[in-house]
RNA sequence: GGAGAAGGCUGGACAAUCGCGGAGUGUUUUACACUUGGAGGAAAGUCCGGGCACCAUAGAGCAGGAUGCCAGCUAACGGCUGGGCAGUGUGAACUGACGGCAAGUGCAGCAGAGAGAAGACCGCCUUGUUAUUUAUAGCAAGGUAAGGGUGAAAGGGUGUGGUAAGAGCGCACCGCAUAACUGGCAACAGCUUAUGGCAAGGUAAACCCCAUCCGGUGCAAGACCAAAUAGGGAAACAGGCUCUUAUUUAUAAGAGCAAGGUGCGGCUCGCACCUUGUUUUCGGGUAGGUUGCUUGAGGAGUGCAGCGAUGUAUCUUCCAGAUGAAUGAUUGUCACCAGAAAUGGUUACAGAACCCGGCUUACACGCCCUCUCCACCU
Numbered sequence: 001g002g003a004g005a006a007g008g009c010u011g012g013a014c015a016a017u018c019g020c021g022g023a024g025u026g027u028u029u030u031a032c033a034c035u036u037g038g039a040g041g042a043a044a045g046u047c048c049g050g051g052c053a054c055c056a057u058a059g060a061g062c063a064g065g066a067u068g069c070c071a072g073c074u075a076a077c078g079g080c081u082g083g084g085c086a087g088u089g090u091g092a093a094c095u096g097a098c099g100g101c102a103a104g105u106g107c108a109g110c111a112g113a114g115a116g117a118a119g120a121c122c123g124c125c126u127u128g129u130u131a132u133u134u135a136u137a138g139c140a141a142g143g144u145a146a147g148g149g150u151g152a153a154a155g156g157g158u159g160u161g162g163u164a165a166g167a168g169c170g171c172a173c174c175g176c177a178u179a180a181c182u183g184g185c186a187a188c189a190g191c192u193u194a195u196g197g198c199a200a201g202g203u204a205a206a207c208c209c210c211a212u213c214c215g216g217u218g219c220a221a222g223a224c225c226a227a228a229u230a231g232g233g234a235a236a237c238a239g240g241c242u243c244u245u246a247u248u249u250a251u252a253a254g255a256g257c258a259a260g261g262u263g264c265g266g267c268u269c270g271c272a273c274c275u276u277g278u279u280u281u282c283g284g285g286u287a288g289g290u291u292g293c294u295u296g297a298g299g300a301g302u303g304c305a306g307c308g309a310u311g312u313a314u315c316u317u318c319c320a321g322a323u324g325a326a327u328g329a330u331u332g333u334c335a336c337c338a339g340a341a342a343u344g345g346u347u348a349c350a351g352a353a354c355c356c357g358g359c360u361u362a363c364a365c366g367c368c369c370u371c372u373c374c375a376c377c378u
Base pairs, nucleotide, nucleotide: 001374002373003372004371005370007368008367009366012334013333014332015331016330017329018328020038022036023035024034025033026032027031040349044360045359047358048357049356050355051354052218053217054216055215059269060268061267062266064214065213066212067211068210069083070082071081072080073079084098085096086095087094088093099209100208104207105206106203107202121148122147123144124143125142126141127140128139129138130137131136156174157173158172159171160170161169175198176196177195178194179193180192181190182189183188222291223290224289225288232282233281234280235279236278237277238276240257241256242255243254244253245252246251247250259275260274261273262272263271264270298317299316301314302313303312304311305310335346336345337344338343
């Protein structure tokens, strides 16, 4: 000097004038005056997890869904932190949908002898026989999986001995499996030891199995107040049993059982409430106000503990609550950017609507800090 990696900050400031909305104070009380705050790092996505409210008195099972290495953090999570293993990169670093294929069922075209308890096409060897002088060639039988070929992948690899030719057939080393030992809380690791000739491979963001977890709806939730109406009309279908009482002797009332209905994310059981239920059709009223609504698993500083996420102690602070929707406009100075200057611009992504913790996506000009690689000079 160039090219990269990880982390953090920022997203203009001040003053004046006018305007809008919140809170507080005061007054001549619905108007005015004064004081003081007023849209983000993602407010976006509606993807996860909750707080809160209601269903509701609140269960069980099945189905369904989510997560998936280990140890921690957190209210919780599919999030975050640290570590392990695997992969990518020269590297700083980054990514991981990371339990199980010997429980079962599938899938991998074509090629190839054979593709998963999966093999003999070419080849090599032995015996017999035919032609033939041996040899060589053909045929038949047997042995073989070391060599070649096909394929993305072919019954571990290299070497050596042995064999008719071969083969973990034997041996050495490596690999693999199991066990012990050592280190680590663990996942795991090992220039460790021993035993074993040891393979029937890949794939589960294939079905599946295993472990853990999971009610629903959502501020248009919900609560209160006010007002208005018609608890409306018609039709069809279904609709028990037993006992008791009264009396008009076949009616009414009550009780029990059964049955039916409503509600509980789907189904079943169960629980609670109700006593008629189902279907079709005609017709009426309301949708206004207050609240929920912003003091919180809040924020900033400092100390301590921890590798860290974070926790804890102390101190300090109140930082939007609109409701067809406020948070703005102008001027001046400074700052930043573009430009030679005059001058122009406030930049990009973009705007709260119950709140909070995360994740994901978008992002202009810039700034700070640590690390990696390359080239050159000293």
The prediction has a mean pLDDT of 77. Predicted 3D model of a 378-nucleotide RNA (Bacterial RNase P class A) from Hydrogenovibrio sp. It matches the Rfam family "Bacterial RNase P class A". The family's RNA type in Rfam is ribozyme. Its family is annotated with dimeric ribonuclease P complex, tRNA processing and ribonuclease P activity in the Gene Ontology. The sequence was found by an Rfam model in a public genome assembly.